[in-house]
Context: one part of a larger RNA
């Protein structure tokens, strides 16, 4: 000077408390450990590994295993020789490799001898290659304390010096935020603001958006469709305004500020996001990539088929679905936002109990398509392992794809397991939040209970800081 203390003081955070919904019990999905295996590729391990890398393992991916093959090589540059490239058919194989026959001669220059570019084959070596090792040799990137309020410097002063001071003190703040004081005076990185979004209004712009009334079609009358017209409204998207403790009052040290009020769409940081100081953990990553050194070079490289990554006494994490009546089932009938669409989205219509199929209008999209559920109304069930729950299994089908046996998703019929609210323990959340309901997207041929977003419905509670955990200052 730090760090630490079951020392003290002050202060904060869903940290506790007050509440709501869960996890821990069941079934399933998924990740991990362990075990097994020819292989179950590798990495990640308290918080900060475990629905993590993986935004999608049937082949491919793929790094693993078994077997079959290649050795200048699947990929790059250089040299020599030959042939244009390339296309078709056959043999053979599990497949690649292999092998036979046929067709075929282009482009640029030319002294017509040939030369050049590009591609393919053969030969020789320089070399290629390595998801082999080391994250404790590294770069880059990332997590974490933590969006916590801190971390420093110049000059001066003090101290023999390490260092101190400034940065401490009195108030205040979300904040080293600001005010006052002070041997300090200034400054930098952080805080805040500048950026995006959301909540209000004005202006501009009206098509694909919107529209009172008009006209035409349509109808018993409506609904509805079309046309013209308009941009007032909704909306879209560009710009500007708006919030600053600005105004009033009280408190305060005539300060900073705090509390109450007015006006206002919004009030004291309005809500949300992006933004992460100096540093800590020899934290993570040599398997994104790059890279030193080491190792390998007829193999630790390359390629093909099949298998594995999906195994299953057991244990743990994270989720989904339930155990029902605030519910299940049937019928009827409303209301979103944000996105995606050309090897695509696919309407109407038809067909099938259904998954789906036929069809092919429209749409490179404010135009067309994908396209809501809970809620609500009526009926039924009457508290039961049930008209709850849906695992498991059998049969019959559909879709994608060379190919669904290992190992995909979906549908119908039948089957109808555990489960009656969960021990010790433990998690999230303070408002359009929790809870609950559906929708979209990335990845993707196909496959989502995961992830990232979107809207609909919409609570309870916070006395307080004694205690648990983490953090800041003295």
């Nucleotide at each position: 000077u730090g760090a630490c203390g079951g020392g003290a003081g002050c202060c904060c955070g869903c940290a506790c408390a007050a509440g709501c919904a869960g996890u821990g019990g069941a079934g399933u999905a998924u990740g991990u450990u362990g075990u097994u295996u020819a292989a179950u590729u590798c990495g990640a391990c308290g918080c900060a590994a475990c629905g993590c890398g993986a935004a999608g393992a049937a082949c491919c991916u793929u790094a693993c295993c078994a077997g079959g093959u290649c050795u200048u090589g699947a990929c790059a540059u250089c040299u020599g020789c030959a042939g244009a490239a390339c296309c078709c058919a056959g043999a053979g194989u599990a497949a690649u490799g292999u092998u036979u026959g046929g067709g075929g001669u282009g482009c640029c220059c030319u002294u017509c001898g040939g030369g050049g570019a590009g591609c393919u084959g053969c030969a020789a070596g320089a070399c290629a290659g390595g998801u082999a090792g080391u994250g404790c040799a590294u770069g880059g990137u990332u997590g974490u304390c933590g969006u916590c309020a801190g971390c420093u410097c110049g000059u001066g002063u003090c101290g023999u010096g390490a260092g101190a001071u400034g940065u401490u003190g009195g108030g205040u703040u979300a904040a080293g935020u600001c005010c006052c004081g002070c041997a300090a005076c200034g400054a930098g990185c952080g805080c805040a603001a500048c950026c995006c979004u959301u909540a209000c209004g004005g202006a501009u712009a009206g098509u694909u958006g919107c529209u009172a009334g008009u006209u035409g079609g349509g109808u018993c009358a409506a609904a509805c469709c079309a046309a013209a017209a308009g941009c007032a409204c909704u909306c879209u998207a560009u710009u500007c305004g708006g919030a600053c403790u600005g105004c009033c009052g009280u408190u305060g040290a005539c300060a900073a500020a705090a509390c109450g009020g007015a006006g206002g769409a919004a009030g004291g940081c309005g809500g949300g996001g992006a933004u992460g100081a100096u540093g800590u953990c020899a934290a993570a990553u040599c398997a994104u990539c790059a890279u030193g050194c080491u190792c390998u070079u007829u193999a630790u490289g390359a390629u093909c088929u099949g298998g594995g990554c999906c195994a299953c006494a057991a244990a743990c994490g994270u989720a989904c679905u339930a155990c029902a009546a605030u519910g299940g089932c049937g019928c009827g009938a409303a209301c979103a936002a944000a996105g995606g669409g050309g090897a695509g989205c696919g309407a109407a219509g038809g067909u099938g109990c259904g998954a789906g199929c036929c069809g092919g209008a429209g749409c490179a999209a404010a135009u067309c398509c994908c396209a809501a559920a809970a809620a609500c109304g009526c009926g039924u069930c009457c508290c039961a392992g049930u008209u709850c729950a849906g695992a498991u299994u059998g049969c019959a089908g559909g879709c994608u794809g060379c190919a669904a046996c290992u190992c995909g998703c979906c549908u119908g019929c039948a089957u109808g397991a555990a489960g009656u609210c969960g021990g010790a323990a433990u998690u999230g959340c303070u408002a359009g939040u929790a809870a609950u309901c559906g929708c979209g997207g990335a990845u993707c041929a196909g496959c989502a209970u995961g992830c990232c977003g979107c809207g609909g419905u919409g609570a309870a509670u916070a006395c307080g800081u004694u205690c648990c955990c983490g953090g800041g200052c003295u």
The prediction has a mean pLDDT of 84. The part of an RNA shown here (small-subunit ribosomal RNA, 3' major domain) has 474 nucleotides and comes from an uncultured bacterium. The RNAcentral record of the full RNA draws on ENA.